[in-house]
Predicted 3D model of RNase P RNA and transfer RNA as a complex of 435 nucleotides.
It holds a member of the Rfam family "Bacterial RNase P class A". The family's RNA type in Rfam is ribozyme. Rfam's curators write: Ribonuclease P (RNase P) is a ubiquitous endoribonuclease, found in archaea, bacteria and eukarya as well as chloroplasts and mitochondria.
The coordinates come from a structure-prediction model, not an experiment, and the mean pLDDT is 75.

Parts: sequence; C1' cells; structure tokens
RNA sequence: ACUACAAACCGAGCUAUCGGGUCAUUUAUUUGGCCAGGAAAGUCCGGACAGCAUAGAGCGGUGCACCGGUGAAUAGCCGGGCUGUUUAUUUUGUAAACAAAAUCGGCAGACAGACAGUGCCACAGAAAAUAACAGUCUCGCCUCUGGCGGGAUAAAGGUGAAAACGUAGGGUAAGAGCCUACGGUUAUAUUGGGUAACCAGUAUAAAGGGUAAACCUUGCAUGCUGAAAUGCCAUGUAUAUCGGCGCUUGAGGGUUGCUCGCCCGAUGCCGAAGGGUAGGCAGACAGAGGUGCUGAGUAAUCAGCAUCCCAGAUAAAUGAUAGCUUAGAAACAGAAUCCGGCUUACGAGUUUGUAGUUCUU
RNA sequence: GGAUCCUUAGCUCAGACGGUUAGAGCACCUGACUCAUAAUCAGGGGGUCUUCGGUUCAAAUCCGAAAGGAUCCA
Repeated sequence: ACUACAAACCGAGCUAUCGGGUCAUUUAUUUGGCCAGGAAAGUCCGGACAGCAUAGAGCGGUGCACCGGUGAAUAGCCGGGCUGUUUAUUUUGUAAACAAAAUCGGCAGACAGACAGUGCCACAGAAAAUAACAGUCUCGCCUCUGGCGGGAUAAAGGUGAAAACGUAGGGUAAGAGCCUACGGUUAUAUUGGGUAACCAGUAUAAAGGGUAAACCUUGCAUGCUGAAAUGCCAUGUAUAUCGGCGCUUGAGGGUUGCUCGCCCGAUGCCGAAGGGUAGGCAGACAGAGGUGCUGAGUAAUCAGCAUCCCAGAUAAAUGAUAGCUUAGAAACAGAAUCCGGCUUACGAGUUUGUAGUUCUU
Repeated sequence: GGAUCCUUAGCUCAGACGGUUAGAGCACCUGACUCAUAAUCAGGGGGUCUUCGGUUCAAAUCCGAAAGGAUCCA
C1' cells in the first nucleotide's frame, strides 16, 4: 500500500417546475403545514392493547438455565466469573527444535444436573463400563525345549473418537492406589475474600469414560387466540319450501391438547336447494415518543429541565424532471395496530481492530 | 396482516430411537426375446438428502439461521 473479516458513524443537501396523500383553512378548483427505513423485511423472542369466566382445578405441553444488574418484558442489553482458543511478555526444563506454567490483553461459549434413574456408544478391539484375548505368576496332570485344565493379576501390547487417576519409589510368587511422596479430579465439612457466581487454603473420604441440541431430573416461568382481534352504525332480505334433531329429564354452542368446572341456549341447531348484502366509523397514531443540556452509574440504563409534533392510507400517497453543492450520490429495500430487541439483506467513504499478500528501509 | 406445514434420483415417495455403501416404483441406458415395436426377462447408471452454521467420535435424521414452495383464517 492492497485485500478479506468484525465493529462504529452516515444512509445526502438546496432551488425551480409538474404530479399525489393527509390535516387545517377559504366565498373559491384558494392558501398553508406535514409526508418511509436502518432495516419499514424475516415473524425468531418479548410486551402494550382486545376478546374469550377480567382466567378456575387436575393431568399434559412449552420455554428458559454460571452470578449480579438493567428494563414493561424477553432467549435482549451491561458488568463480572468460569471454560476454550489466540497474540505478546516472563519463568522453568532441554544441546537445539520445542514443551510446560504464569501474567496483561483480544475473540468465542444453548455455561443447571452424567454421584437420581433408564437408554445408547456403529466399525475396529480381549474388553465400550459387572473388563481379561494374548501375556506374567502359580498349582495340578500328561505323550515334558512343549501341551491341557484350575487359580491369581491388570504393569506393558495393539484397536478406537473415547481404555478404567499421572510420575517416581517401595512392595509382591507375579502384579496392582496395595502403600508412600508430589500432582490432578470429585464429594462432604470448614477458614479467609467477594452481594453472588467464584477464588485462595485446611481436614476427611473416594476412584466414578462420553452423551441431557437422548429420555429424563431439579429450579423458575407459562391460560388460549391475535387487529382478518374487537366494538358500533348503516344497507338488503324469505318467519318462503323440504328433510333430520331438540324444546328444561335440554339438541347444540361458547377460539384452551384431554378431563372437569363455568356460561349461553328454544323466534333453536344441522343439512338440501335458494334469496340478499359485502358500505362506513372506531380500534389507528402524543408515544415505555424524538432532540439537546445537566446529573447518578464502570456500563446497560435511569432521573431532572428545556424544546418539538415527526405518515396514518384502504386500491392504498410519499414521485418525476432540470440545475447547483460535493471526491461521489450509487446499494439493500418500501409503512398498514403500536412498541422494545434479535436475525438477515446492503452501498460510497471515514475511523478502529484482527488476519493475509506485496514492496521499501 | 396473522397462523401452520413441506423440501431426499428426471417424477412420486420410503428411510422408528443418530452408526456399515441412503432405498422402492415409474422414467433412462445396455443386452435377451421378435421380421419389427410394445409388453416381459436380465443387468446397469444416476444423489453436494434446499443452503449455511452448531451439538456429537459420527447428522438425511438433533438444534439454530437463511432460501424456495404450499395450505388455512374475513
């Protein structure tokens, strides 16, 4: 210097003409205000709001899962812990390559429990969790440089993704945590630090592979359905006709997986064949709102003050053209009840970090 | 706008509870039979299990994200 990735910022501004949506205004076909996004997207989480008994019982189902904080709430966010990985530095060992440990950082983590129980672990291998093929030691027998049978053992062997604490010494017939020293793991008790997770120790005991994004266990949370929810007004019509069921000993219905409970229910319910309507208002946009300043807090976030009003449609507007500014104006994409997150898509440029390549000194 | 489901060979579908080389029917190719074709018989080829990432020793299968498609609700 370039490239890739990650994060942050930005996602053009002004003028003129023409064309729309909406609100207000006017005698008026007038005048004026405002008019997409960082993701409006996916619908992956969580709420507001609405209806259903303002929501009940049991079984079941679902979600979450280190600790603390934050917030309306969440699987979000912030901080911390632990684990893994990596750069650098230091120390130790080694002839060196290198290996191990520690520390300051970066990055990542769906991070409760495998000592509650059950299941599974292909192939290979003696054995995949009640280990024993070959081997070693020992006893007995026989056809005795060997073979067969019984017993003890688990060091070394190869296999595998994974092999039954590691190293050294003692010990023994041969061996083994069988014993000892050092080290590691787990459980219990306990001391100190910390709100806690956890960290640093002490004592005792034990030897126990992995898998819970297998069933499951523990703890916590969770009623269901979603604006095509829901409330209201208007228009039109047929209490025509036929069949079935039922009328309080009740058909049928009420948006929950099942059972119960509760509620509605006779001008009823189901079917056949027909007739008619298919418009409007609310919900619906002043809100967990935006911007700025100050303060609290490591931060997420919160508080106070000032100021602003910033789409609200229903066939659905938010656009087009020209010019100027600028190094440049390109990408992804367009509201439909609203809000907070997450995820995904994406452009020119700037900044920071990591990795790689090339060149110069 | 909201909800639910699916994606495996050219087509339609299997693949229980993760494990040896993912199978079946139709279609395709080759051979046999026939004068020839079809049918029939024998053999064969053809797969990035929609894509990416994760869990695991091991993923079509389990989990997450994305893409494409289908159905339902006035």